[in-house]
RNA sequence: GUACCUGUAGCUCAGCUGGAUAGAGUGACAGACUCCGACUCUGUAGGCCCCGAGUUCGAAUCUCGGCAGGUACG
Numbered sequence: 001g002u003a004c005c006u007g008u009a010g011c012u013c014a015g016c017u018g019g020a021u022a023g024a025g026u027g028a029c030a031g032a033c034u035c036c037g038a039c040u041c042u043g044u045a046g047g048c049c050c051c052g053a054g055u056u057c058g059a060a061u062c063u064c065g066g067c068a069g070g071u072a073c074g
Base pairs, nucleotide, nucleotide: 001073002072003071004070005069006068007067010026011025012024013023019057028044029043030042031041032040050066051065052064053063054062
C1' cells in the first nucleotide's frame, strides 16, 4: 500500500431479515445470611451503541467518509 474482519456498560460479549424502555455474564455498591469474613440469595447504579454525514415515518442494525485495533498478501 491492497483486501477482509472488529469497535455496544469498568471487563468479556449477545442483539445486526431496520420497529416496543438496548440486554447477559462478570465486576462495583447496598441489603439479607455470618461472631467477622468467604460462599449463596436479593436489589441498585452504570452505555443516547468509536466519530461525522446520508437514506428512511423510524438506524446499534443499511450506505458513504474518517479514526482505532486485528488478520492475510505485497

This is a predicted structure of a 74-nucleotide RNA (transfer RNA) from an uncultured Eubacteriales bacterium. Rfam family: tRNA. Rfam links the family to the GO term triplet codon-amino acid adaptor activity. The family's RNA type in Rfam is transfer RNA. Its mean pLDDT, the model's own confidence on a scale to 100, is 81.